[in-house]
Molecule: FMN riboswitch aptamer (RFN element)
Organism: Sporosarcina quadrami
RNA sequence: CCAACACUUCGGGGCAAGGUGAAAUUCCUUACCGGCGGUGAUCGAGCAUUUAGCUCGUUAGUCCGUGACCCGUUCUUCUACUAUGAAGACGGUGGAGCUGGUGUAACUCCGGCACCGACAGUUAAAGUCUGGAUGGGAGAAGUUGUUA
Numbered sequence: 001c002c003a004a005c006a007c008u009u010c011g012g013g014g015c016a017a018g019g020u021g022a023a024a025u026u027c028c029u030u031a032c033c034g035g036c037g038g039u040g041a042u043c044g045a046g047c048a049u050u051u052a053g054c055u056c057g058u059u060a061g062u063c064c065g066u067g068a069c070c071c072g073u074u075c076u077u078c079u080a081c082u083a084u085g086a087a088g089a090c091g092g093u094g095g096a097g098c099u100g101g102u103g104u105a106a107c108u109c110c111g112g113c114a115c116c117g118a119c120a121g122u123u124a125a126a127g128u129c130u131g132g133a134u135g136g137g138a139g140a141a142g143u144u145g146u147u148a
Base pairs, nucleotide, nucleotide: 003147004146005145006143007142008141009140010139017029018028019027031128032127033117034116035066036065037064038063043057044056045055046054047053061115062114070092071091072090073089075088076087077086078085097113098112099111100110101109119131120130121129
């Protein structure tokens, strides 16, 4: 220095204004929000100048993956003692983008117009309220220790 393990910390945002109504942050007009990793021609900084290159940071809700929610298998462990329950593992389900421009190259840049959003609850249908959740989590950063 690298790898694995262990531990610590971190790890999701959003209905302002108006309308109808007995009742709606749930409907209507309008508003607002965008997890994590990858890719990446934006942008910024530094280095180099042999030259148009190297390094670092940064750029996608709709591309490629992935997490939460939900369902299943009955593979493992625990409780229990044959019936469950809990945890893990594995599998399934799981939303949405076109167009014009530039260019060698863009579903990622710039312009325009669109579109999407678990489950349960609710005086009335929820991406935004309440709840499971002081939970889980993709992962991110770090630490000393152990092993090779």